[in-house]
Transfer RNA from a candidate division WWE3 bacterium, 73 nucleotides, folded computationally.
It matches the Rfam family "tRNA". Rfam's curators write: Transfer RNA (tRNA) molecules are approximately 80 nucleotides in length. It is annotated as a transfer RNA. Rfam links the family to the GO term triplet codon-amino acid adaptor activity.
It was read from a public genome assembly.
The coordinates come from a structure-prediction model, not an experiment, and the mean pLDDT is 81.
């Protein structure tokens, strides 16, 4: 320098042809227990990497950047 991939709650990920963002673990509170663990109920927590564009509507499509990973030179 060129090509490809990834970026979504604290962590690991899903999100099919655009239609109001979800799962597991973790966390908080409660139930169970003498207490803990395990089990179980409820709940909090995300401007979806950044800036623009298209659209009635963008995590998703388009353009330009940034970070990381892989391949080539």
């Nucleotide at each position: 320098c060129g090509g490809g991939g990834u970026g979504u709650g604290g962590c690991g990920c899903a999100g099919u042809u655009g239609g109001u963002a979800g799962c597991g673990c973790g966390c908080a509170c409660g139930g169970u227990u003498c207490g803990g663990g395990a089990c179980u109920g409820u709940g909090a927590g995300g401007u979806c990497c950044c800036c623009g564009g298209u659209u009635c509507a963008a995590g998703u499509c388009c353009g330009g950047g940034c970070a990381c990973c892989c391949c080539g030179a």